A computed fold for a 359-nucleotide part of an RNA from an activated sludge metagenome, annotated as large-subunit ribosomal RNA, domain IV. The full RNA is in RNAcentral, with records from SILVA.
Context: one part of a larger RNA
RNA sequence: CUCUUGUUAAGGAACUCGGCAAAUUAGUCCCGUAACUUCGGGAAAAGGGACGCCUUUUUAGCGUGAAGUAGAACAUACGGAGCGUGAAGAGGUCGCAGAGAAAUGGGCCAAGCGACUGUUUAGCAAAAACACAGGGCUCUGCAAAAUCGUAAGAUAAAGUAUAGGGUCUGACACCUGCCCGGUGCUGGAAGGUUAAAAGGAGAGGUUAGCGUGAUUUAUCAUGCGAAGCUUUGAAUUGAAGCCCCAGUAAACGGCGGCCGUAACUAUGACGGUCCUAAGGUAGCGAAAUUCCUUGUCAGGUAAGUUCUGACCUGCACGAAUGGUGUAACGACUUGGUCACUGUCUCAACAAGAGGCUCG
Numbered sequence: 001c002u003c004u005u006g007u008u009a010a011g012g013a014a015c016u017c018g019g020c021a022a023a024u025u026a027g028u029c030c031c032g033u034a035a036c037u038u039c040g041g042g043a044a045a046a047g048g049g050a051c052g053c054c055u056u057u058u059u060a061g062c063g064u065g066a067a068g069u070a071g072a073a074c075a076u077a078c079g080g081a082g083c084g085u086g087a088a089g090a091g092g093u094c095g096c097a098g099a100g101a102a103a104u105g106g107g108c109c110a111a112g113c114g115a116c117u118g119u120u121u122a123g124c125a126a127a128a129a130c131a132c133a134g135g136g137c138u139c140u141g142c143a144a145a146a147u148c149g150u151a152a153g154a155u156a157a158a159g160u161a162u163a164g165g166g167u168c169u170g171a172c173a174c175c176u177g178c179c180c181g182g183u184g185c186u187g188g189a190a191g192g193u194u195a196a197a198a199g200g201a202g203a204g205g206u207u208a209g210c211g212u213g214a215u216u217u218a219u220c221a222u223g224c225g226a227a228g229c230u231u232u233g234a235a236u237u238g239a240a241g242c243c244c245c246a247g248u249a250a251a252c253g254g255c256g257g258c259c260g261u262a263a264c265u266a267u268g269a270c271g272g273u274c275c276u277a278a279g280g281u282a283g284c285g286a287a288a289u290u291c292c293u294u295g296u297c298a299g300g301u302a303a304g305u306u307c308u309g310a311c312c313u314g315c316a317c318g319a320a321u322g323g324u325g326u327a328a329c330g331a332c333u334u335g336g337u338c339a340c341u342g343u344c345u346c347a348a349c350a351a352g353a354g355g356c357u358c359g
Base pairs, nucleotide, nucleotide: 001354002353003352004351005350006349007348008347010345011344014343019340027051028050029049030048031047036041038171052093053092054091055090056089057088058087061085062084063083064082068078069077070076094098106338107337108336109335110334111333112332113330114329118130119129134169135168136167137166138165139164140163146155147154148153172325173324174323175322177255178254179253182252183251184248185247186246187245188244191243192242193241197237198236202232203231204230205229206228209224210223211222212221213220214219215218256274257273258272259271260270283317284314295311296310297309298308299307
């Protein structure tokens, strides 16, 4: 010097991002206990009192249950002594201190998030993330849908719509507005488009043959060209899908701008106009969302970028990607307060272990 511990005058969070760490609290009995509340809770709320040992009195309760009695006897019943335990009272007594050591919640107030118990990143994250009961939509009539498998087959399920699958939301309370133009899904089928396939108008190639010309028979050049074979091929017919027509938002999603206007001023209930599928309703709002911003006002402090209550100018809240509340719960997050303390002012000493130096 480092580590693990112990104690500390006065102060008591001045430390620090932050009371991190430490300290405080702590048992049993009795008294007492607020707001709020889903009437269960909250609650061990909070806050207080008693507690050792000796002697003694009384005896409720609890445990055990002797002698004796009944019985021929065993069993059993009655019986209640004694002992143990426990409770209450009185007197005395010792210490600074009697739950004398040890073990064993610090409390309260306000707000956010998530209802709750639960689950999770084995080895930096335990949470506001996941799950959850509850709610909705949707698919599925059983040889079910869905999933695995090439298949056989299997799960679903030895279940049957009060069942099973998918997806979103997430107790409970009050609620969940408008938009179907786009995308998706469902339904529709008149018309348009349309594949394979059917169809085969026609066109090309090939050449038996024929014509023409040249030259000596024969050959060469050239034109036409049947059948067959072959290369192609128009019209026409032709399903779903798409176009099209409807429905559907607890499907994916979306939910405006400008100008004027009231007898001070300001504001604008009101009017005009453009655009849209429709222009954000209730509720909430500088919020886990607010850039400007430490917004403004109020509260708390001597002093408050945090916190709480309001305001609304919502850069860029908003209704199951749920909105707003909410008792209980939380090793959650934020602010305050009492108690408490070596966190600090500001350090000191002690014990143990290590390091270092000498041998």